[in-house]
Formats: sequence, structure tokens, C1' cells
RNA sequence: GGCUCUAUCGUCUAACGGUUAGGACGGAUCCUUCUCAAGGAUUAAAUCCGGGUUCGAUUCCCGGUAGAGUCA
Repeated sequence: GGCUCUAUCGUCUAACGGUUAGGACGGAUCCUUCUCAAGGAUUAAAUCCGGGUUCGAUUCCCGGUAGAGUCA
């Protein structure tokens, strides 16, 4: 350099073009307990960046950035 793939809460991971963007762990508050742990309830937190298509984009298209693989 060519080709292929990946990018979503703090972490891991879902999401037929119409979802309140879901779940687990972790965080916060409360309940339970003499206390801690465990358990329960509630809650905050995310779509890599810029364009395009579309009534509507996490999803499709183009470009960029970062990463992984492969060929030379």
C1' cells in the first nucleotide's frame, strides 16, 4: 500500500428502517440486618466523527478516524 471486518452506558453485550436504545456486571439511594455480607426495590449512565438517502437511520450509502485480520 491492496482487500476484509469491527466501533453502542464505566466494562461486556443485544437491538426486521418506526424500541422510552434492552440485558448482565459495576455505581448511587432506599428496604431488610445489632453491623457487615448476601438478598430485594428504585435510579443515573451509551449509539466514534462528518455528510448523504429516507416521512423516519444504531441500522442503508459515501468519506474520515481508531482498532483487528489477511496479502504483498

Predicted 3D model of a 72-nucleotide RNA (transfer RNA) from Candidatus Nomurabacteria bacterium RIFCSPHIGHO2_02_FULL_42_19. Its mean pLDDT, the model's own confidence on a scale to 100, is 81. The sequence was found in a public genome assembly. The source organism's lineage runs through Bacteria, Bacteria candidate phyla and Candidatus Nomuraibacteriota.